[in-house]
Molecule: Bacterial RNase P class A
Organism: Sphingomicrobium sp.
RNA sequence: CCAGAGGGCCGGGCGGCCGCGGCCCGCGCAAGCGGGGCGAGGAAAGUCCGGGCUCCACGGAACGACGGUGCCGGGUAACGCCCGGCCGGGGGGUUCGCUCUCCGAGGGAAAGUGCCACAGAAAGAACACCGCCCGGCUUCGGACGGGCAAGGUCGAAAGGGUGCGGCAAGAGCGCACCGCGUUCCCGGCAACGGGGACGGCACGGUAAACCCCACCGGGUGCAAGACCGAAUAGGGGCGGCACAUGGGCUUGUUCCGGCCCGCCGCCCGGGUUGGUUGCUUGACCCCGCGCGCAAGUGCGGGGCUAGACGAAUGGCCGCCCAUUCCCCGAAGGGGAGGGACAGAACCCGGCUUACAGGCCCUCUGGCAUC
Numbered sequence: 001c002c003a004g005a006g007g008g009c010c011g012g013g014c015g016g017c018c019g020c021g022g023c024c025c026g027c028g029c030a031a032g033c034g035g036g037g038c039g040a041g042g043a044a045a046g047u048c049c050g051g052g053c054u055c056c057a058c059g060g061a062a063c064g065a066c067g068g069u070g071c072c073g074g075g076u077a078a079c080g081c082c083c084g085g086c087c088g089g090g091g092g093g094u095u096c097g098c099u100c101u102c103c104g105a106g107g108g109a110a111a112g113u114g115c116c117a118c119a120g121a122a123a124g125a126a127c128a129c130c131g132c133c134c135g136g137c138u139u140c141g142g143a144c145g146g147g148c149a150a151g152g153u154c155g156a157a158a159g160g161g162u163g164c165g166g167c168a169a170g171a172g173c174g175c176a177c178c179g180c181g182u183u184c185c186c187g188g189c190a191a192c193g194g195g196g197a198c199g200g201c202a203c204g205g206u207a208a209a210c211c212c213c214a215c216c217g218g219g220u221g222c223a224a225g226a227c228c229g230a231a232u233a234g235g236g237g238c239g240g241c242a243c244a245u246g247g248g249c250u251u252g253u254u255c256c257g258g259c260c261c262g263c264c265g266c267c268c269g270g271g272u273u274g275g276u277u278g279c280u281u282g283a284c285c286c287c288g289c290g291c292g293c294a295a296g297u298g299c300g301g302g303g304c305u306a307g308a309c310g311a312a313u314g315g316c317c318g319c320c321c322a323u324u325c326c327c328c329g330a331a332g333g334g335g336a337g338g339g340a341c342a343g344a345a346c347c348c349g350g351c352u353u354a355c356a357g358g359c360c361c362u363c364u365g366g367c368a369u370c
Base pairs, nucleotide, nucleotide: 001366002365003364004363005362006361007360008359009358010357012320013319014318015317016316017315018314020039021038023036024035025034026033027032041341045352046351048350049349050348051347052346053221055219056218066217067216068215069214070213071085072084073083074082075081086106087104088103089102090101091100092099093098107212108211112210113209114206115205116204129152130151131148132147133146134145135144137142160178161177162176163175164174165173179201180199181198182197183196184195185194186193187192225277226276227275228274235268236267237266238265239264240263241262246261247260248259249258250257284303285302286301287300288299289298290297291296321339324336325335326334327333328332
């Protein structure tokens, strides 16, 4: 310098003018006028987890159902998040001791059930297609009876693996090492690691299949909730006046019967539109010191950062920056276009997703130079 992987930060700058939404100050009876200051994000997004707050429900405990989480330790208000470690897997380096980096929904398959496509003889049941060995037979091609599972074949996976011995041929049949299981010792808080003894192997895979085990979990979302309350219409009470030859209901119609009704005045209470609140100072941010490998945490100092609701946060101009294209071209100059994803809505911690371009750090590989 180039390429790849992982992580962090920024994501146009400055000035002027005109607007928009809150707040403060001054003037004004008011309408309003003038001035000052503030005004989107790293994701404001998806609404997927965890909380604060809110209202509703609820006596306690155990069990069950449903949903979620799942190696170990730590952090945190909490988490399915973060940090560190263990184990497993991919890649690289190595003096072969180890080490660097990335990824992992990573409890249980020895409680039970299910499934394992295609191919293949056989897929959990010990099964025998090609074969190997033995025996007698033979028309010399082979067939029959018995033994075997090493070799071939199929597959993602074939009943522990490699080697030596052994055998008619074979086979944990025997032995050594590795693997596996049981048990003991040592190290570690633990996951786990190291070592010894015993066992000839009994136990294939799959739980983002049912299931088992352990732990966790009331519901609701600021359109929550609280308060104030107009006109008009409607409801209730009291008082006054009126009161049936009328109207309505009572089974479709008729008769009989039953119940109800109108106007004026005063008072009371509920709801709709609307207004106020919740509402933005918070598990907040920055710096220093201490503790910690880290995530973080303690102390001290400093800072204030939108609160809208048919929902403000915008536009124009000039200079510059990054970038693209064209022309002249040695350097360079001139011109044009043009700024990623995206837009707060009660708040906070995470995760995920989107993102033009730029900067920085770590690791790995290659090339060049010393």